Large-subunit ribosomal RNA, domain IV from Eptatretus burgeri, 338 nucleotides, folded computationally.
The full RNA is in RNAcentral, with records from Rfam.
The organism belongs to Eptatretus, within Eukaryota.
Its Rfam family is "Bacterial large subunit ribosomal RNA". Gene Ontology terms of the family: ribosome and structural constituent of ribosome.

[in-house]
Context: one part of a larger RNA
């Protein structure tokens, strides 16, 4: 030069994406302890204060506790060991679970809450359309699937489209059936001609037997009528007021309806470092607001929330070589020689 530690005047985050790392707190006992709260918590909140050995004393008699008293040190949980803390905010209710070997999280599960199937030889899975098995030696306050995700307040309009459920007049409709139609076939059976006869040839043809058409009848289904969104979703545009804007307003277009509550520049805001305020000497970050939501919004949940969080942001105390800005030392390495 590097490792790993150890100290460091003076300042005390000015370092730096960010106080990462260190640094500081720390055990008992005693005294006090805010919001806010689901009344359990929050809480070892925070903030002090004490702490060694030695006599006495009250107790107690295995442990120890108060008290008075004296003593020594810079310092007495003397070493090991052994919570920094406070204040806003965002997401997730918590505990839990996860990408063995780049992610530990706000992502998954979570109790709750719906919805929907299932009456038991259940429904769903598995399996050769199988035995046989899970389900379950269970039976609806049971079991499967979905979304949703403690808890509080709520959860708004569309059923046209897709779905799924009901119905069943009519319309379309499968194989199967089937009155009939038509081809072929069809005997030593008819016919014709030619032959002495017989075979051979032409043409026809009953029954049966083989095919093809088919009037007619006919299930679901589809079209049809109707329900349903905590079923897939979807939830507009123009015009108008006597200054300007802005629109209670419109016998206005267009739709299935035209975004309610509640949030809101948001983990969602492009313009954008919106505007204002606050907190700093100075804040693209943060917190309160405002609403012009490019492109929020109500179980693909809305919006609140106390307690939790090796989560994420922001601000302050205490602390520190993080730095100003470096300097020391200690040990192992690199360096030399074997």
């Nucleotide at each position: 030069c590097u490792c790993u530690c150890u100290c460091u005047a003076a300042g005390g985050a000015a370092c730096u994406c960010g106080g990462c790392a260190a640094a500081a707190u720390a055990g008992c006992c005693c005294c006090g302890u805010a919001a806010c709260u689901u009344c359990g918590g929050g809480a070892u909140a925070a903030g002090g204060g004490g702490u060694g050995c030695c006599u006495c004393u009250u107790a107690a008699a295995u442990a120890u506790a108060a008290g008075a008293g004296g003593u020594c040190g810079c310092a007495g949980c003397g070493g090991c060991c052994a919570g920094g803390c406070c204040c806003g905010g965002g997401c997730g209710a918590c505990u839990g679970u996860u990408u063995a070997c780049c992610a530990a999280a706000a992502a998954c599960a979570c109790a709750g809450g719906u919805c929907u199937c299932c009456g038991c030889a259940a429904a769903g899975u598995c399996g050769u359309a199988a035995a046989g098995a899970c389900c379950a030696u269970g039976u609806a306050u049971g079991g499967g699937g979905g979304c949703u995700g403690a808890c509080g307040c709520c959860u708004g309009c569309c059923c046209a489209g897709u779905g799924c459920c009901g119905g069943a007049a009519g319309g379309u409709u499968a194989a199967a059936g089937a009155a009939g139609u038509u081809a072929g076939u069809g005997g030593u059976c008819g016919u014709g001609a030619u032959u002495u006869a017989c075979a051979a040839c032409a043409g026809g043809g009953u029954a049966g037997c083989u095919g093809a058409c088919a009037a007619c009848c006919u299930a679901a289904g589809c079209c049809c009528c109707g329900g349903u969104g905590a079923a897939c979703g979807g939830c507009g545009g123009c015009g108008u007021a006597a200054c300007u804007a802005u629109a209670a307003c419109g016998g206005u277009c267009c739709u299935a309806a035209g975004g309610u509550a509640g949030c809101g520049a948001a983990a969602u805001u492009c313009c954008u470092u919106g505007u204002c305020g606050g907190g700093u000497a100075a804040g693209u970050u943060c917190c309160g607001a405002c609403c012009c939501g490019c492109a929020c919004g109500a179980a693909u949940g809305g919006c609140g929330u106390a307690a939790c969080g090796a989560u994420c942001u922001g601000g302050g105390c205490g602390c520190u070589g993080u730095c100003u800005c470096g300097g020391a030392g200690a040990g192992g390495g690199a360096c030399u020689c074997g």